This is a predicted structure of a 1444-nucleotide RNA (small-subunit ribosomal RNA) from an uncultured bacterium. The prediction has a mean pLDDT of 86. The sequence is in RNAcentral, with records from ENA, Greengenes and SILVA.
């Protein structure tokens, strides 16, 4: 000091959240020691039982008999109450007002801090005078009584330092100034303590003022002893303290009353400070003793351990009456998450009492318990690598743990044993204590855990789990590879503790004084007028209240801080010394504010003179125009939509001509033009009326700004009363659209819409922008005035209204002299989203309502403002068989195939919008094959190795079982190399063990490869520049291209993948080369044939060259790029055709090609083998074949290709078969033979529109081929049958030239098997005007609440669960005003009195009764609200969201 969370990514806003430190603490897990602190925060709830406040015999009479003494008695004993030393109930004296608790009440002169006077003050000091005669009782003691007790009654008798009287009083008190009134106690042996009275002092305490101390206004008013006065009474003492009379005051928006809620405070935490928050422990003050009221005593009390009396409660009771108060100390029960012994001492410290000795002291010292906290210490050190052993990982090599451990050599603080052994005390006295603390002695010995490890935030790995059980402080993990679960191994971090929770401050500038905002994020009041407050121009004097400086006093101690000292250090604890930022007084200063007395004009304001305007209000007229009404003219529509009806119209509409009636608004002029404080104003004319500018510079002379409250005004609907009512139009009705349409469109329509008068007081009432001064570049419009000349489209000025723009400001848009810049002044409002501008209360309104205005509960984001995309039934340009123009299919039948569904034992599996469906499959009878039955085998069908072991290995006959795999025999030939041998290699068998093996599962873990956007023209860097950033900029733009192709401009300039060219191929030519291919010319030969010689000229083969580049011409065009057209040329503008697929999209597709990580099968998910199955089969749905016929089918005749392929092969020629084919076997490893007769096409014949001489599906027989084997389940062939179908419904496909179209020919696989698929060549067309539409792409803009990206986001009712919370008939308890009645005890006061008591009075506590106010708890039922993966119904808002 900051981080982490909204977004795809930014910047700001703005909430949650964490990391800090504390804590009387509390819970979980663990615990060694020692000092020093601390320890019922809850029920001020009740208390068993002990103890805490007593002393004094030197005040008293009197009693006891404990020790000593005397007397009796040998002794044991007994006695006198007397000589002494104790002792004691009672009278008396002082103290029980301190000390100790506890925070109930108290918002208050309780407290704090600072002042005052009108007082008292045991005990102490200081002083002055005194202490002198006397009298009557009470306690106890003894007697009689009454009562369970508790106590009490009566008699008689006593002493004092008790109690009264006299007497004296210098000083003292009252006074009418003349005078009058009051004391006292003794005790003792000398000292001395005492007493009594006055003066003073000290301590203490009482009153009284000023500031200062909580919160709510949803508490706005309050008060009768209430506020004064005068008299008087009380009091220690002033005073309404209390009383009688008089007045009618007195508080209070600077917050009275009222309600809630507190003990205050030095302090404590925390914080950089300013604060905030809190008031235990120590210390001051206060207030309280069960609760409520009461006095008396006394120096002091309205008295925690005293009285009296009322209540509640507990106890004892003999039932008559009685006793009690732990919020001292301990301790018990309850409450609670929780807080300790029924300990020891009076040594010390102080306290009472006493002369004292001493007693008393649960104040105090001390010990116990408790990691509650703070500080110290220890749990060892040193050495030690074959880096053991286990654990865990592993990539299987190793690596972590780890010098850690073991082992070796040392210490010995705590502790334990043993000795010694303090201070605290001064001569005495020591609870703590035989403590601390020394020294010795043994021995590593008796001592480590908790917590986290996904990021904030230090630490990562593997198994188990599988949105499950969990975690979690926010953000967020977990669906089968979890560094977030749990486990374990490492690992971080603190350590006698560590976490967790709960609370406080910080971080939080997120309350903003220091130190925050308010166009658009939450925020400016709709708008003026003005009170009360704040603020206030120059300028002179005086004052000194704020203000500043110096002093003085106080700010208790402790605490905090600094220096220093004592505990072995620390923590603690002593000393000093600063600091206590307040307040009062005092002495000074005068510059600022404020007073107070003058002066000035420039702030405001007024006077003249001019001006401009939809500014206000009343009253009057004007003209267009809609609708209605008459009355012509006139016919059959008309109105209205996307299109339509509904609706008017033959009873005459509409249309058109006159004329009439009524209301209501004022076209053009009209304009980011004018007027108003805003809402607002708009035809024209009078009247009445407010306000502004401008000009002169003539007046007063700070009269000034704002503005809490208050007061006025205040659009549109709306409400009340009474007019008006032509148009328009909420409701409503009707027609339509539609799924539906309570809407959108349309025909109607009615309140309102107008007017007068009252009320409502709201708006996106907006420049989302509060008023007022001053200062701070311009440039251009404009609407009002002055003004100067050079009279201009002209300068300068004042006052308005706009636009763009500097500084500058802003999170960005933006703002920008009309501020959102700089700066001063006053109000107003903000503090996270929803819940909610709601409830509940108040005040206002006739009512709707408005206004003031919460909480619970809930979520972690909600908002802004830009950026990149992507999409929009936005826009702009553009491309493509995309539409259009064509031509042919497909859909419709039969057949093929292939998919789904269904079947099945199995119908393996996988592909599945385009991009899955004649796809993987370039070919399923077995095999394949992965599927099913059913039979077999386990180191396995296949590989490596490693042990033992046995044998060469290995070829081959034949037989029997068996579906076969396989099993049992058996012939016959053989008998490895290397070495003399042992034994070795190499090879086969066997058992055993590591492994093999899997088309088992995850294409959502991968590799590789493949589709598709798309062969679409786009995707990107580097550097510089702009921007706070994401990002942009190049790459946009004008042109051009097929192209991001190119030129041009340009804050860019470059380059890089892509295009394009480099590659093949096909058209042309040329050189070369000439067999197996050609054959002009020459020659020979044949019935004919390049058949032969030769040639190398053609054609062809197959190598290398040329050829084309917008070059050339003309036009456009920017003088470019390029486009258009021509020439020339075999080809002309990428010359057709192929290979080539940018970044990256789709978690597209393949784990069954193949590799491969994980997970799973291991006598079975492996292998092997027979059989089946993949060929099924109500149906649907792609792809294709063949047709439906005359451009045809038959039959006959009949020319012209290419590419290929061929040795387990192509197979000729001949020959047989109707034929499939067979017989046969020349020739070719091929420009040479073979396949292989090309077929449409042409010609002749013939069918004649028909289910046929069309069309073949189906079936029946019979054969052929290939094959171990055609049943399930191949292909072909003769002959016979002869389905369905007469050109296909919505739809929907291909294709731009050698293309469709139509015609055959080859290969691949293959034993056979092709309508599929690669390939070949033959004939050989149509049309394209043109991009508005449909698809899709591509670029620029442009809105967006989207970004998983429109198959996107999303709103509301309604069903369902929960969770708070409002009303509410009413219920129920707290507080609490008033008003009355009764009224203890007890002050006072009156009556009686020698005095006590008794009566009487007033006052009062507690109780009653009765309206009422409030606060809470509760209530059938109801009212919205908030929440809840996967319910309904729409589809309202974002895109022009389909009605902005």
């Nucleotide at each position: 000091a900051g981080a982490g969370u909204u977004u795809g990514a930014u910047c700001a806003u703005g909430g949650c959240u964490c990391a800090g430190a504390a804590c009387g603490a509390a819970c979980g897990c663990u615990g060694g020691c020692g000092g020093c602190a601390a320890g019922c925060c809850u029920a001020a709830c009740a208390c068993a039982u002990g103890c805490a406040a007593g002393u004094c015999g030197a005040g008293c009479g009197a009693g006891u008999a404990a020790g000593a003494g005397c007397c009796c008695g040998u002794a044991a004993g007994g006695g006198a109450a007397u000589u002494c030393u104790g002792c004691u109930a009672g009278c008396g004296g002082c103290a029980g007002a301190c000390g100790g608790g506890u925070g109930c009440g108290u918002a208050a002169c309780a407290c704090g801090u600072g002042g005052g006077a009108a007082u008292c003050u045991c005990c102490c000091u200081a002083a002055u005078a005194g202490u002198a005669c006397g009298g009557a009782a009470c306690a106890g003691c003894c007697u009689c009584g009454g009562g369970a007790a508790a106590c009490u009654g009566g008699g008689a008798u006593u002493a004092a330092u008790a109690c009264c009287g006299u007497a004296u009083a210098c000083g003292c008190c009252c006074u009418u100034c003349g005078g009058g009134g009051g004391a006292a106690a003794g005790a003792u042996u000398u000292a001395u303590c005492g007493c009594u009275a006055u003066u003073g002092g000290a301590u203490g305490a009482g009153c009284c003022c000023g500031c200062g101390u909580a919160a709510g206004a949803u508490u706005a008013g309050c008060u009768a002893g209430u506020u004064g006065g005068u008299g008087a009474g009380g009091u220690a003492a002033u005073g309404g303290c209390u009383c009688a009379c008089c007045a009618a005051g007195g508080c209070u928006a600077c917050g009275a009353c009222c309600u809630u809620u507190a003990g205050c405070u030095g302090g404590u935490c925390u914080g950089a400070g300013a604060g905030g928050a809190c008031g235990a422990u120590c210390a001051g003050c206060c207030a309280c003793a069960c609760u409520g009221g009461a006095a008396c005593u006394g120096a002091g009390a309205c008295a925690c351990g005293g009285u009296c009396c009322a209540g509640a409660c507990u106890c004892c009771u003999a039932c008559g009456g009685g006793a009690g108060g732990c919020a001292g100390c301990a301790g018990u029960g309850g409450g609670g998450a929780a807080u300790a012994u029924u300990g020891g001492a009076c040594a010390a410290u102080g306290g009472g009492c006493g002369c004292a000795a001493g007693c008393c002291u649960g104040a105090u010292c001390c010990a116990g318990c408790u990691a509650u906290g703070c500080c110290g210490c220890g749990u060892g050190a040193g050495u030690g690598a074959u880096g053991g052993a286990g654990a865990c990982c592993u990539u299987c090599g190793g690596g972590u743990u780890g010098u850690a451990a073991a082992g070796c050599u040392c210490u010995u603080u705590a502790g334990u044993c043993a000795g010694g052994g303090a201070a605290a005390a001064u001569a005495a006295u020591g609870a703590u204590g035989g403590u601390a603390c020394c020294u010795g002695a043994a021995g590593a010995a008796u001592a480590a855990g908790c917590c986290c490890c996904g990021g904030c935030a230090a630490a990562c790995u593997c198994u188990g789990u599988g949105c499950c059980a969990g975690c979690a402080g926010c953000c967020g993990c977990g669906g089968u590879a979890a560094u977030a679960c749990a486990g374990a191994g490492g690992g971080g971090g603190c350590u006698a503790g560590c976490g967790u929770u709960g609370u406080u401050c910080g971080g939080a500038a997120u309350u903003a004084c220091u130190g925050g905002g308010c166009g658009u994020a939450a925020a400016g009041g709709g708008u003026g007028c003005g009170u009360a407050g704040g603020c206030u121009g120059c300028u002179u004097g005086c004052c000194a209240a704020g203000u500043c400086a110096g002093g003085u006093g106080u700010g208790a101690a402790a605490u905090c801080c600094c220096g220093g000292g004592g505990c072995u250090u620390a923590a603690c604890u002593c000393c000093g010394g600063a600091a206590u930022u307040g307040c009062a007084c005092u002495u000074g200063a005068a510059a600022c504010u404020a007073g107070c007395a003058g002066g000035c004009u420039u702030g405001a304001g007024g006077a003249c003179g001019a001006g401009a305007g939809g500014g206000g209000a009343u009253a009057g007229u004007a003209g267009a125009a809609u609708u209605c009404c008459u009355a012509g003219u006139g016919u059959a529509g008309g109105a209205g939509u996307g299109a339509a009806a509904u609706c008017c119209g033959u009873a005459g509409a509409u249309a058109u001509u006159a004329g009439g009636a009524g209301g209501a608004a004022u076209a053009c002029c009209a304009g980011u033009g004018g007027c108003g404080a805003a809402g607002g104003c708009g035809g024209c004319u009078a009247u009445c009326u407010g306000g502004c500018u401008c000009g002169u510079u003539u007046c007063u002379g700070a009269c000034g700004c704002u503005g809490a409250g208050g007061c006025a005004c205040g659009a549109a609907a709306g409400c009340g009363u009474g007019g008006g009512g032509a148009u328009c139009a909420a409701a409503c009705a009707g027609g339509a659209u539609u799924a539906g349409a309570u809407a959108c469109c349309c025909u109607g329509g009615u309140a309102g819409u107008c007017c007068a008068c009252g009320c409502c007081g709201u708006a996106a009432a907006c420049g989302a922008u509060g008023g007022a001064u001053g200062c701070u570049a311009g440039a251009c419009g404009u609407c009002g005035g002055g003004u100067c000349u050079u009279u201009a489209u002209g300068g300068c000025u004042c006052g308005g209204u706009g636009u763009u723009g500097u500084a500058g400001c802003u999170a960005a848009c933006g703002c920008g002299u009309u501020a959102a810049g700089c700066a001063u002044c006053c109000c107003g409002c903000c503090u996270g989203g929803g819940g909610a501008g709601u409830a509940c209360g108040g005040u206002c309104g006739c009512a709707a309502g408005a206004u003031u205005a919460a909480a619970a509960c809930u979520c972690a984001a909600a908002g802004g403002a830009a950026u990149u995309g992507a999409c929009g039934g936005g826009g702009a340009c553009c491309c493509g068989c995309a539409c259009a123009a064509g031509c042919g299919g497909u859909g419709g039948a039969g057949c093929a195939u292939g998919u789904g569904g269904u079947u099945u034992a199995a119908u393996u599996c996988g592909a599945u919008g385009c991009a899955a469906c004649g796809c993987g499959a370039a070919g399923a009878a077995c095999c394949u094959u992965a599927c099913c039955a059913g039979g077999a085998c386990u180191u396995g069908a296949c590989a490596u190795g490693u042990a033992u072991u046995u044998g060469a290995a290995c070829c081959u006959u034949u037989u029997g079982a068996g579906a076969g795999a396989u099993c049992a025999a058996u012939u016959g030939g053989g008998u490895g190399u290397a070495g003399c041998a042992a034994u070795a290699c190499a090879c086969a068998g066997a058992u055993a063990c590591a492994c093999a093996g899997g088309u088992g599962u995850u294409g959502c873990a991968u590799g590789g490869c493949u589709g598709u956007c798309g062969u679409c023209a786009g995707c990107u860097c580097g550097u510089g520049u702009c921007g706070u950033g994401a990002g942009a900029u190049g790459u946009u733009g004008g042109g051009u291209u097929a192209a991001g192709u190119c030129c041009c401009g340009c804050a860019a300039c470059g380059a890089g993948c892509g295009c394009a060219a480099c590659c093949c191929u096909c058209a042309u030519u040329c050189u070369u080369a000439g067999u197996u291919a050609c054959c002009a010319g020459c020659a020979c030969g044949u019935u004919a044939u390049g058949g032969u010689g030769g040639g190398g000229a053609c054609u062809c083969u197959a190598a290398g060259g040329a050829a084309a580049c917008u070059g050339c011409c003309u036009g456009c065009g920017u003088u470019a790029a390029g486009c258009a057209g021509g020439a020339g040329g075999a080809a002309g503008g990428u010359g057709g055709g192929g290979a080539u697929g940018a970044c990256g999209u789709c978690a597209a597709g393949u784990c069954a090609u193949c590799a491969u990580g994980g997970c799973c099968c291991u006598u079975a998910c492996g292998u092997c083998c027979u059989g089946g199955g993949c060929u099924a089969c109500a149906c649907a749905c792609g792809u294709g074949c063949u047709a439906c016929a005359a451009u045809g089918g038959u039959g006959g005749u009949g020319a012209c290709a290419g590419u290929g392929g061929g040795g387990a092969g192509c197979g000729a020629a001949a020959g047989c078969g109707c034929a499939a084919g067979c017989u046969g076997g020349a020739g070719c490893a091929a420009a040479u033979c073979c396949u292989a007769u090309a077929a449409a096409a042409g010609c002749c014949a013939u069918c004649u529109c028909a289910g046929u001489u069309c069309a073949g599906a189906u079936u029946g027989u019979c054969c052929u081929c290939u094959g171990c084997a055609a049943c399930u389940c191949g292909a072909g062939g003769g002959c016979a049958u002869g389905a369905a179908g007469u050109c296909g419904g919505a739809a929907u496909c291909g294709c731009u030239a050698g293309u469709a179209a139509u015609c055959g020919c080859g290969g691949a696989u293959c034993a056979g098997c092709a309508c599929g698929c690669c390939g070949c060549g033959g004939u050989g067309a149509a049309u394209a005007c043109g991009u508005u539409c449909c698809c899709g792409g591509g670029u620029c803009u442009u809105g967006u609440a989207c970004a998983c990206a429109c198959u996107g986001c999303c709103c509301g009712u309604c069903a369902c669960g929960c969770c708070a919370u409002g009303g509410a008939a009413g219920u129920u308890g707290g507080u609490u005003c008033u008003a009355c009645c009764u009224u203890a005890a007890g002050u006072c006061g009156c009556c009686c009195u020698u005095a006590a008591a008794a009566g009487c009075g007033c006052c009062c506590a507690c109780g009653g009764u009765a309206u009422g106010a409030u606060c809470a708890a509760u209530g059938a039922c109801u009212g919205g609200g908030g929440u809840g993966a996967a319910g309904u119904c729409g589809u309202a808002a974002c895109a022009a969201g389909g009605u902005a």